[in-house]
């Protein structure tokens, strides 16, 4: 230096709290309209996090007439393979990239389907290019230069990026112009379950970037949420009033008003379609009653610990074992000893005398922060101590 883990105050006394369980009193007690709440004394058990924050994913649970199948759309994810109830998580490996290295990032498929965009500088930024130069001819000369014509893109400059890279050769000066390594392409072959990796031959020595731009593939996705939701009590009013639009078709009952069955049609938590299912008038305004109570949900669970087997791990099995908060205006609190960790500060004393380390004493501080229906994650917040490993 990196990476993983633990604790984040301990122990006693008084007093006072939820919560659960025995026993005893009260019980003709108090509240309230009802449901139903609530007393008193004594034992015994429990009683805030690792993030309880955020409300970002995934679920379990619970309601919902909607249910299966196609297609679109929105929305999410994106290398492989593995764990998982499931995820955008977790583990391993793959390729890139950073560090000296332990490690550490990565919105990681596709640019050869299309569209778009690369400001500025700069000659030139998608099929582009000559400012500054280099060479070969030649014209003028105040001998310092300056021009024309004609090759070139290897120095150089501008830029985040200049169209392969390095080194030799070749040329008039270069240029993959040719070569040799690398790069890149195709084809084969080997090794992995695969992503990919090696090796070999061939090849023109060339087809920039950007998709947390559109888009393009793959694959996943009813809605609502514990203020879901059951259940008991009360209490009324399934209330009135003005309107719009529709009230198909075919039987069958029936005096009619109607009423039943079939077809049609409309409605069913993105749309359209097909099949089944169920339900039936739709819709605008005005007036106006009623309900803010109680009980459940509410913690034994994809659980905790411990010991073993498989497994690189995540994680999985098996055996043993323990039950660890349920308030509901919202409990854990307040007094006090003692002791413990970090800061200073005065004395005393060691040493390797800028300093650091031991004793006594004395003064200050102990972080970030509180469950409300659980759980698996992911992010954010932290004074300070410790422990392992590289």
């Nucleotide at each position: 230096g990196a990476c993983g883990g633990u604790c984040g105050g301990a122990u006693g006394g008084c007093c006072g709290c939820c919560u659960u369980u025995c026993g005893g009193c009260a019980a003709u007690g108090g509240g309230g309209a009802a449901a139903c709440c609530c007393g008193u004394c004594g034992g015994g058990g429990g009683g805030a996090g690792g993030a309880a924050a955020g409300u970002c994913c995934g679920g379990g649970c619970u309601c919902c007439a909607c249910g299966g199948g196609a297609a679109c759309a929105c929305g999410g994810u994106g290398c492989c393979g593995g764990c998982u109830a499931a995820c955008g998580g977790c583990c391993g490996g793959c390729g890139g990239g950073g560090g000296c290295g332990a490690c550490c990032c990565c919105a990681g498929g596709g640019a050869a389907a299309g569209u778009g965009c690369c400001a500025c500088a700069g000659a030139g930024a998608g099929c582009a290019g000559a400012c500054c130069g280099c060479c070969g001819c030649u014209u003028u000369u105040u001998c310092g230069a300056a021009g024309g014509c004609g090759g070139c893109a290897a120095g150089g400059g501008u830029g985040a990026a200049a169209g392969g890279g390095u080194g030799c050769g070749g040329u008039a000066a270069g240029a993959g112009c040719g070569c040799a390594c690398c790069g890149c392409g195709u084809c084969g072959c080997c090794g992995g379950c695969g992503a990919c990796g090696g090796c070999g031959a061939c090849g023109g020595c060339a087809u920039g970037g950007u998709a947390a731009a559109c888009c393009c593939c793959a694959c996943c996705g009813g809605g609502a949420g514990c203020a879901a939701g059951a259940c008991c009590g009360a209490a009324u009013a399934g209330g009135g009033g003005c309107g719009g639009c529709a009230c198909g078709u075919g039987a069958a009952c029936g005096c009619g008003a109607g009423u039943u069955c079939a077809c049609u049609g409309g409605c069913g938590g993105g749309u359209u379609u097909c099949c089944g299912c169920g339900u039936c008038g739709c819709u605008g305004c005005c007036c106006g009653g009623g309900u803010a109570g109680g009980u459940c949900g509410c913690g034994c669970g994809a659980g905790g610990c411990g010991u073993u087997c498989g497994g690189u791990a995540a994680c999985g099995g098996a055996c043993g074992u323990c039950c660890c908060a349920g308030a509901u205006g919202a409990a854990u609190g307040g007094c006090u000893a003692u002791c413990u960790c970090c800061c200073g500060c005065c004395c005393c004393g060691g040493c390797u005398u800028c300093g650091c380390u031991g004793g006594u004493g004395u003064g200050g501080g102990g972080a970030c922060a509180a469950a409300a229906c659980c759980c698996g994650g992911c992010u954010u917040a932290c004074a300070g101590a410790c422990c392992g490993u590289c």
Bacterial RNase P class A from a marine eukaryotic metagenome, 390 nucleotides, folded computationally.
Model confidence (mean pLDDT): 77 of 100.
It matches the Rfam family "Bacterial RNase P class A". Its family is annotated with ribonuclease P activity, dimeric ribonuclease P complex and tRNA processing in the Gene Ontology.